[in-house]
Molecule: transfer RNA
Organism: Phycisphaerales bacterium
RNA sequence: GAGGACGUAGCUCAGUUGGUAGAGCAGCGGACUUUUAAUCCGCGGGUCAUGGGUUCGAGUCCCAUCGUCCUCA
Numbered sequence: 001g002a003g004g005a006c007g008u009a010g011c012u013c014a015g016u017u018g019g020u021a022g023a024g025c026a027g028c029g030g031a032c033u034u035u036u037a038a039u040c041c042g043c044g045g046g047u048c049a050u051g052g053g054u055u056c057g058a059g060u061c062c063c064a065u066c067g068u069c070c071u072c073a
Base pairs, nucleotide, nucleotide: 001072002071003070004069005068006067007066010025011024012023013022019056027043028042029041030040031039049065050064051063052062053061
């Protein structure tokens, strides 16, 4: 220098043909327990990497940029 994959909650990851953003773990509150742990019930947590475009509507499609990784030179 060229090509490709990935970027979504604190972490690991889903998200179907574009139609209200989710799970597990973690966190917080409660029950239980002498206490802790375990178990059970509940709750909160998101600029979907950044910017623009298309669309009635974008995590999803298009373009550029940034970051990580891989391949080639």